Context: one part of a larger RNA
RNA sequence: CUGGGUUUAAAGGAUGCGUAGGCGGACACUUAAGCCAGUGGUGAAAUCCCAUAGCUCAACUAUGGAACUGCCAUUGGAACUGUGUGUCUUGAAUUCGGUUGAGGUAGAUGGAAUAUAACAUGUAGCGGUGAAAUGCUUAGAUAUGUUAUAGAACACCGAUUGCGAAGGCAGUCUACUAAGCCGACAUUGACGCUGAGGCAUGAAAGCGUGGGGAGCGAACAGGAUUAGAUACCCUGGUAGUCCACGCCCUAAACGUUGAUUACUCGCUGUUAGCGAUACACUGUUAGCGGCUAAGCGAAAGCGUUAAGUAAUCCACCUGGGAAGUACGAUCGCAAGAUUGAAACUC
Numbered sequence: 001c002u003g004g005g006u007u008u009a010a011a012g013g014a015u016g017c018g019u020a021g022g023c024g025g026a027c028a029c030u031u032a033a034g035c036c037a038g039u040g041g042u043g044a045a046a047u048c049c050c051a052u053a054g055c056u057c058a059a060c061u062a063u064g065g066a067a068c069u070g071c072c073a074u075u076g077g078a079a080c081u082g083u084g085u086g087u088c089u090u091g092a093a094u095u096c097g098g099u100u101g102a103g104g105u106a107g108a109u110g111g112a113a114u115a116u117a118a119c120a121u122g123u124a125g126c127g128g129u130g131a132a133a134u135g136c137u138u139a140g141a142u143a144u145g146u147u148a149u150a151g152a153a154c155a156c157c158g159a160u161u162g163c164g165a166a167g168g169c170a171g172u173c174u175a176c177u178a179a180g181c182c183g184a185c186a187u188u189g190a191c192g193c194u195g196a197g198g199c200a201u202g203a204a205a206g207c208g209u210g211g212g213g214a215g216c217g218a219a220c221a222g223g224a225u226u227a228g229a230u231a232c233c234c235u236g237g238u239a240g241u242c243c244a245c246g247c248c249c250u251a252a253a254c255g256u257u258g259a260u261u262a263c264u265c266g267c268u269g270u271u272a273g274c275g276a277u278a279c280a281c282u283g284u285u286a287g288c289g290g291c292u293a294a295g296c297g298a299a300a301g302c303g304u305u306a307a308g309u310a311a312u313c314c315a316c317c318u319g320g321g322a323a324g325u326a327c328g329a330u331c332g333c334a335a336g337a338u339u340g341a342a343a344c345u346c
Base pairs, nucleotide, nucleotide: 003318004317005316006315007300008299012314014201015200016199017198021194022193023192025088026087027086028085029084031082033081034080035077036076037075038074039073040072041071042070049065050064051063052062053061054060091191092188093187094186095184096183097182098181099180100179103177104176105175106174107173108172109171110154114150115149116148117147118146119145120144121143125136126135162169163168206247207246208245209244210243211242215241216240220236221235222234223233258313259312260311261310262309263308266291267290268289269288270287271286272285273284274283295302296301319346320345321344328339329338330337331336
């Protein structure tokens, strides 16, 4: 390489859009590039294979045949693939009518809690722990009440709930905006699927500039614990956490399960529709869950949301360590990221 694989043994790209490429629905006609058949030419010799023969045999050698699976030309064929033309509607999209949701962006706004400040009441403790101490407090703390200010997060509802491509999204309202689903069948007529490169998005932490800073809190300081305690516990506390703009581009970015399509028993819960007026009942479509038949699987388990049966395209794996390291290259302000070996060793 081939083959075999990728939930958990090595292996699915973080996610989407999409270029080239690969693959692609039904019918009719066309063509003959692929494809099939015939014929001719060529395919040096040696080698390989077969049959004979020569060295006493064999190796070896000689003669003849076959073969040389290929290429070229030509004559036919037309099922399939391709090409061209025309048609179709079931794939796809559009239209119309509904409907759903923490989908996104921006702005406005609300109450609880916390902290701080001022005033009032009030007096000796408060706080914290396994127990303590550091800490706060007669300059009046803690506690209670009133008022004010600030930042951040949104209790209950709340749920194997919902939405989103993923990351992710939750007080309320408004504006703008994207999407799914259902129903109707009205329009286009294969316009589709996948997608190397590419482009976009991408939690947290981190970085740059400027704001903000209540609570929490890496680092740091102190108190404990301990043989020690650079920890776990306690008292403080800077960066950060928040906002705007610009970077970083990684995660157990996980369903550790790529995308799309078709097919293959059922039961049950739930979300959004439709059929009817009605969750009484039943059917149906699209999701989200649980249990299972067949089948699959090393097993655990999966099982119409497949890890079953098939097809197309992409990505990836090929013993452990060295190593996601070195070197080079690209990107980055940096941190670092991406790509990614070998010697050696078991």
A computed fold for a 346-nucleotide part of an RNA from an uncultured bacterium, annotated as small-subunit ribosomal RNA, central domain. Its Rfam family is "Bacterial small subunit ribosomal RNA". Its family is annotated with ribosome and structural constituent of ribosome in the Gene Ontology. The RNAcentral record of the full RNA draws on ENA and SILVA. The coordinates come from a structure-prediction model, not an experiment, and the mean pLDDT is 88.